[in-house]
Molecule: transfer RNA
Organism: Micromonospora sp. AKA109
RNA sequence: AGGGGUGUAGCUCAACGGGUAGAGCACCGGAUUCCAAACCCGACGGUCGCAGGUUCGAAUCCUGUCACCCCUGC
Numbered sequence: 001a002g003g004g005g006u007g008u009a010g011c012u013c014a015a016c017g018g019g020u021a022g023a024g025c026a027c028c029g030g031a032u033u034c035c036a037a038a039c040c041c042g043a044c045g046g047u048c049g050c051a052g053g054u055u056c057g058a059a060u061c062c063u064g065u066c067a068c069c070c071c072u073g074c
Stems, first nucleotide, its partner, number of pairs: 001072007010025004019056001028042003049065005
């Protein structure tokens, strides 16, 4: 330098060919318990790495860019 992959909630990951983003765990509240743990119920939490473009509508398509990982080359 060229090519490929990944980037979504605090963490680990989903989202079927574009239609208003979810799960588990953690944290918080409650129930239970003599007190806890476990189990159960509930709530909170994300402008989807960033910036543009296309579209009525983008996590999803296109372009650029950043970070990390892998391959090739000098």